This is a predicted structure of a 349-nucleotide part of an RNA (small-subunit ribosomal RNA, central domain) from a metagenome. Its mean pLDDT, the model's own confidence on a scale to 100, is 86. The RNAcentral record of the full RNA draws on SILVA.
Context: one part of a larger RNA
RNA sequence: CUGGGCGUAAAGCGCGUUCAGGCGGUUCGGCAAGUCGGGCAUGAAAUCUCAUGGCCUAACCGGGAGAGGCUGUCCGAUACUGCCGGGCUUGAGGGCGGUAAAAGGUGGCGGAAUUCCGCAUGUAGUGGUGAAAUGCGUAGAUAUGCGGAGGAACACCAGUGGCGAAGGCGGCCACCUAGGCCGACCCUGACGCUGUAGCGCGAAAGCUAGGGUAGCGAACGGGAUUAGAAACCCCGGUAGUCCUAGCUGUAAACGAUGUUGACUAGGUGUCGGCGAUUAAAAACCGUCGGUGCCGAAGCUAACGCGAUAAGUCAACCGCCUGGGGACUACGGCCGCUAGGUUAAAACUC
Numbered sequence: 001c002u003g004g005g006c007g008u009a010a011a012g013c014g015c016g017u018u019c020a021g022g023c024g025g026u027u028c029g030g031c032a033a034g035u036c037g038g039g040c041a042u043g044a045a046a047u048c049u050c051a052u053g054g055c056c057u058a059a060c061c062g063g064g065a066g067a068g069g070c071u072g073u074c075c076g077a078u079a080c081u082g083c084c085g086g087g088c089u090u091g092a093g094g095g096c097g098g099u100a101a102a103a104g105g106u107g108g109c110g111g112a113a114u115u116c117c118g119c120a121u122g123u124a125g126u127g128g129u130g131a132a133a134u135g136c137g138u139a140g141a142u143a144u145g146c147g148g149a150g151g152a153a154c155a156c157c158a159g160u161g162g163c164g165a166a167g168g169c170g171g172c173c174a175c176c177u178a179g180g181c182c183g184a185c186c187c188u189g190a191c192g193c194u195g196u197a198g199c200g201c202g203a204a205a206g207c208u209a210g211g212g213u214a215g216c217g218a219a220c221g222g223g224a225u226u227a228g229a230a231a232c233c234c235c236g237g238u239a240g241u242c243c244u245a246g247c248u249g250u251a252a253a254c255g256a257u258g259u260u261g262a263c264u265a266g267g268u269g270u271c272g273g274c275g276a277u278u279a280a281a282a283a284c285c286g287u288c289g290g291u292g293c294c295g296a297a298g299c300u301a302a303c304g305c306g307a308u309a310a311g312u313c314a315a316c317c318g319c320c321u322g323g324g325g326a327c328u329a330c331g332g333c334c335g336c337u338a339g340g341u342u343a344a345a346a347c348u349c
Stems, first nucleotide, its partner, number of pairs: 004320003007303002012317001014201004021194003025088007033081002035077007048066001050063001052062003091191001092188004096183004103177007110154001115149007125136002162169002206247006215241002220236004258316006266294010298305002322349003331342004
């Protein structure tokens, strides 16, 4: 340097953005660095190889040739790569006009329900379970009606529906902000793809400070169950769950499937846009973009995947190399803590 792999066997970074690096559409001209051809130089000896010569043979010794490759220099070639210059529009981007959406942020508003408080009606139970008991209740509970307080979450619509890079996002309204998709032209003219590091985002739990606390509820207390019950069930209940500011940086962060582009039979559903049809619209039809199911070929150890590929190719990155030891130790870096990240060895099978 090459060779095998990564849905489930070990293996795709949780996601994005991006400096370096790697890779790069089409056409014309120039250069000739890479590349290709030739000449020269170099390529020590021994070794290898070839035939032959010398020791009686052999080992050994002598001789000749070959050899690849590298380097330098000169001459030449110009298809490809590269460099320089000019052009192009299909990649990429921009403008214009539309469009769907739980995409993000801030502020405001709403109704249902639970709990609590007050008043009223009313009387002995209520609650809970497999059955009970703890609990609550004659100091008037539960139930019912009216009024009030407060917090959290938004029934129906709701859908293998939608949006977002991922995490994730669901009552209504306004404002601020991002992205996507579609249409017909116009503009820029390769401005692109990937991306070690860096930077940013990142569920839940947890941490710091301040607030808030209706319901739920680790810990904890009690009642049951049980041989026991550190549980499952029941009655309570603190942190937390919520808000603001900051930290943490993990996950079965999953499609267990990296990103981008090209190509390769179909069938069926659904969402968004446009075209066509129509007097207008719906449906049918066509088309572009998403999202599901079933399947040709092909792939796969099988399961299965199958234009949303795990098919056929290309570019770039990440990762794997028997099980345990070990998502560990030590060291480094990060963190307030908890811990995170990078990551062995002895030994053992």